[in-house]
Molecule: SAM riboswitch aptamer (S box leader)
Organism: Thermoflexus sp.
RNA sequence: CUCUCAUCACGAGCGGCGGAGGGACCGGCCCGACGAAGCCGCGGCACCCCCCCGGGCAGCACCGACCCGGCAGGUGCCAAUUCCGGCAGGAGUCUCCUGGAAGAUGGGGG
Numbered sequence: 001c002u003c004u005c006a007u008c009a010c011g012a013g014c015g016g017c018g019g020a021g022g023g024a025c026c027g028g029c030c031c032g033a034c035g036a037a038g039c040c041g042c043g044g045c046a047c048c049c050c051c052c053c054g055g056g057c058a059g060c061a062c063c064g065a066c067c068c069g070g071c072a073g074g075u076g077c078c079a080a081u082u083c084c085g086g087c088a089g090g091a092g093u094c095u096c097c098u099g100g101a102a103g104a105u106g107g108g109g110g
Base pairs, nucleotide, nucleotide: 001110002109003108004107005106006105007104008103013042014041015040016039017038021031022030023029025086026085027084028083043078044077045076046075048074049073052070053069054068055067056066082102087099088098089097090096091095
């Protein structure tokens, strides 16, 4: 970089440096000097991977799988439904619903 699978309506800060931008892209609409992006420190959230431990389930036991909890590690994340829409269908009346597209994160393969 690419293919593939899964998830994306919940959740999560404070300080320092820094200085004007940021929310992928486009259109909206938002956030930002009551300091943006980025970097650093400490912290947290999740459960995607993984280690160890305990319990549950099943026909007696073991193993395996699955479920629950704890735990260290690897990622990721800590405004707004992936902020909304961007194509299609159905309702409907300018909205709503469903599915896609695109995107993000993780696992596996090339």